[in-house]
RNA sequence: GGUGAAAAAGGCAAACCCCGAGAAAUCGGGGGGCGCAAAGCCGCAGGUCUAAGGUUCGAUUUUGAACUAUGAUGGCUGGGUUGCCACCA
Numbered sequence: 001g002g003u004g005a006a007a008a009a010g011g012c013a014a015a016c017c018c019c020g021a022g023a024a025a026u027c028g029g030g031g032g033g034c035g036c037a038a039a040g041c042c043g044c045a046g047g048u049c050u051a052a053g054g055u056u057c058g059a060u061u062u063u064g065a066a067c068u069a070u071g072a073u074g075g076c077u078g079g080g081u082u083g084c085c086a087c088c089a
Stems, first nucleotide, its partner, number of pairs: 001088004011036002016031006034075001040081003044078003047073003053068005
């Protein structure tokens, strides 16, 4: 410097359950373990999810619908960045 087939020191932890935060998506902690070679980190581009607030429409006494990210997701893809182990040169 290249690669991640096999293996492995070490690592992460889906669903589900409990507790907590949140309007929700979702997140934090504990248990758990489907998987992961960046399933480390960064919402920069796209995708996806949510709709408190806002706008419009309906309704008319307080409620419904549509749209909307400034919310969320890095375990959806691309990009950026750092790094362990093994193998090869």
The RNA shown here (c-di-GMP-I-GGC riboswitch aptamer) has 89 nucleotides and comes from a Dehalococcoidia bacterium. It was read from a public genome assembly, where an Rfam model found it. Model confidence (mean pLDDT): 82 of 100.